RNA sequence: UGGUAGAGGCGCGGCACGCAAGAGUAACCCCCGGUCAUCGGCAAACGUACGGGGCGCGAAAGGGUCUGCCGCCGAAGUAUCGCGGAGACGCCGUGAACCGUGAUGCUGGGCCGUCGGGAAACACCCGCCGGACUGUCACAUUUAUGUGGAGCGCUAUCGGAU
Numbered sequence: 001u002g003g004u005a006g007a008g009g010c011g012c013g014g015c016a017c018g019c020a021a022g023a024g025u026a027a028c029c030c031c032c033g034g035u036c037a038u039c040g041g042c043a044a045a046c047g048u049a050c051g052g053g054g055c056g057c058g059a060a061a062g063g064g065u066c067u068g069c070c071g072c073c074g075a076a077g078u079a080u081c082g083c084g085g086a087g088a089c090g091c092c093g094u095g096a097a098c099c100g101u102g103a104u105g106c107u108g109g110g111c112c113g114u115c116g117g118g119a120a121a122c123a124c125c126c127g128c129c130g131g132a133c134u135g136u137c138a139c140a141u142u143u144a145u146g147u148g149g150a151g152c153g154c155u156a157u158c159g160g161a162u
Stems, first nucleotide, its partner, number of pairs: 001159006009073001011072006018065002028056001029054005036047001037048001039093004076107010108134002111131003115127004136149005
């Protein structure tokens, strides 16, 4: 310097069935109101958006969890920017959130906690910070500990160069 194979453990991610919740919610239906008020534009007036009532009817997605299977150990997550996609009520568009992908940067790992964001949620996820723990290497050393660093690392092994 280039390959190959590994390790950390409540280890990471994906898929599928089931389950709880979402929720007696939204939508729809009936009745009443309705000042034109939807992200933008158009349409529509026997009316729209929107609001109220109804022992009328009545979902789903995202997220979560059990089990199984699959791929793995920058697994993966996240921030910024670029490209593409989908997408609002009758129609045409379209923002955020969302999905995919590329580049660059950051984070060794899981756990607990304050704060903040997402979410229906006290579940869960994400972020900064803090705490102890754990793996790894370096240094020190009273040999049992301490201090510090980061995965672009570490261990093993096979080559190449000097």